[in-house]
Context: one part of a larger RNA
RNA sequence: GGAUUAACGCUGGCGGCAUGCCUUAUGCAUGCAAGUAGAACGGGUCAGUAGCAAUACUGAUCAGUUGCGAACGGCUGAGUAAUGGAUAGGAAUCUCCCCAAUGGUGUGGAAUACCUCAUCGAAAGAUGAGCUAAUACCGCAUAACCUCGAAAGAGAAAAGCGCUUCACUGCGCGCCGAUGGAUGAGCCUAUCUCCCAUCAGGCAGUUGGCAGGGUAAUGGCCUACCAAACCUAUGACGGGUACCCGCCCUGAGAGGGGAAACGGGCAGAAUGGGACUGAGACACGGCCCAUACACCUACGGGUGGCAGCAACAGGGAAUCGUACGCAAUGGACGAAAGUCUGACGUCGCAAUGCCGCGUGGGGGAUGAAGGCCUUCGGGUCGUAAACCCCUUUUAUAUAGAAUGAGAGUUCUGUAAGAAUAAGUAACUGCUAACUCUGUGCCAGCAGCCGCGGUAAUACAGAGGUUACAAGCGUUAUCC
Numbered sequence: 001g002g003a004u005u006a007a008c009g010c011u012g013g014c015g016g017c018a019u020g021c022c023u024u025a026u027g028c029a030u031g032c033a034a035g036u037a038g039a040a041c042g043g044g045u046c047a048g049u050a051g052c053a054a055u056a057c058u059g060a061u062c063a064g065u066u067g068c069g070a071a072c073g074g075c076u077g078a079g080u081a082a083u084g085g086a087u088a089g090g091a092a093u094c095u096c097c098c099c100a101a102u103g104g105u106g107u108g109g110a111a112u113a114c115c116u117c118a119u120c121g122a123a124a125g126a127u128g129a130g131c132u133a134a135u136a137c138c139g140c141a142u143a144a145c146c147u148c149g150a151a152a153g154a155g156a157a158a159a160g161c162g163c164u165u166c167a168c169u170g171c172g173c174g175c176c177g178a179u180g181g182a183u184g185a186g187c188c189u190a191u192c193u194c195c196c197a198u199c200a201g202g203c204a205g206u207u208g209g210c211a212g213g214g215u216a217a218u219g220g221c222c223u224a225c226c227a228a229a230c231c232u233a234u235g236a237c238g239g240g241u242a243c244c245c246g247c248c249c250u251g252a253g254a255g256g257g258g259a260a261a262c263g264g265g266c267a268g269a270a271u272g273g274g275a276c277u278g279a280g281a282c283a284c285g286g287c288c289c290a291u292a293c294a295c296c297u298a299c300g301g302g303u304g305g306c307a308g309c310a311a312c313a314g315g316g317a318a319u320c321g322u323a324c325g326c327a328a329u330g331g332a333c334g335a336a337a338g339u340c341u342g343a344c345g346u347c348g349c350a351a352u353g354c355c356g357c358g359u360g361g362g363g364g365a366u367g368a369a370g371g372c373c374u375u376c377g378g379g380u381c382g383u384a385a386a387c388c389c390c391u392u393u394u395a396u397a398u399a400g401a402a403u404g405a406g407a408g409u410u411c412u413g414u415a416a417g418a419a420u421a422a423g424u425a426a427c428u429g430c431u432a433a434c435u436c437u438g439u440g441c442c443a444g445c446a447g448c449c450g451c452g453g454u455a456a457u458a459c460a461g462a463g464g465u466u467a468c469a470a471g472c473g474u475u476a477u478c479c
Stems, first nucleotide, its partner, number of pairs: 001479004006475005013357006019350002021315001026313002030310003035068003040065002043062008075268003084193007093185002098181003102177004106140004115130006146155003160173004194240003201231002206228004211223003243265004247258004270291005293304004321347001323346003329343001330341004360390004370381004396415008423468005429448002434463005444451002
């Protein structure tokens, strides 16, 4: 000198764009953050239509069965020095939805939730009996392709719904089998990836083989048996620290430092462990167990997990609103209308940063008054002010237009008026900028050298000057 997710002191007019718990991965009241589909299914309630009624149909709504989603999106960086990341390769794999081409979609059955009745419980909730539907579940048939097998042969599937037609039918959305693709994911290898040798030996599933199990798949991934290997001063093992990268800062570069925001990967979801479902999880707003903590309780027993968005407490030098909207972009579901979406888009707060604009322009000497200095002649603040002429950015008031879900934003016009708007630090040298007064090794200053003990340009105040400017200075950190 540059930089910063900065903080502190003094000061503060406006706008645009960014950014905003670096500390306790501490604890969390409250609200919201994942639902959707009636064109899969039966029923309850309400309304309407037809009908004397039973009932049928239509619409709305409610919970339930069922399907898809909930593995995305959002947050955080605790752990992790390699089960991670970056780059380049690889073979022994899977992939819902989607795309392309292809073969089918025949025929039966038994249940169950909802509901009704009964019972237990303070509650959370639970149990029994009875009834019913499906694109829920289970058979049989068939099998191009697929799987097993050397072959013969054996095995394995499906579901309907809507519109249309007098009907046959036709169309659309589905369903099943298998192929290829796309996308996503799992696995393997090589190279690189911080400090300590005051860490020198480490290792028994350890290293390899054989057989088996397991997995979507390779493999000591696991098990039995056999062999005794394997890694290591080219740093094993151990300890410390740390998510990694694209990038960011600095620097002429080489290098050094960082890992906020944005993008990619990984990991985590109170702590530890486990599996279930599923195409995909060992699953933040799912389940089970244990632990700690907190809450409710009729003391028998239950409930919870903000490192989602806000908010609160605590910690701290320090970091914002319990806002609005799904109008846009994107996502889930749906044939669609649409519903949901604290993702996202916006608004709010903060000079936290960057960028832009303004605080007026021209004239004006009797060099006014006043301040300060003075050799008392004068010098300086200083064209600065007053005064004259002008302008109106911005701000204020007001009228309108465009745009936006809205809040608002943008644009145009009008009115009055220089009006509404300047500070901060420094002035011995380094280092741009000097005098006076006070103080008297005191009070104080200070980044370094050092100033101050009666003429202090170094302390304090004043005048003046210098630098930067809606900021300036200090502190901290990096180059």

Overview: The part of an RNA shown here (small-subunit ribosomal RNA, 5' domain) has 479 nucleotides and comes from an uncultured bacterium. Rfam family: Bacterial small subunit ribosomal RNA. Its family is annotated with structural constituent of ribosome and ribosome in the Gene Ontology. The coordinates come from a structure-prediction model, not an experiment, and the mean pLDDT is 86.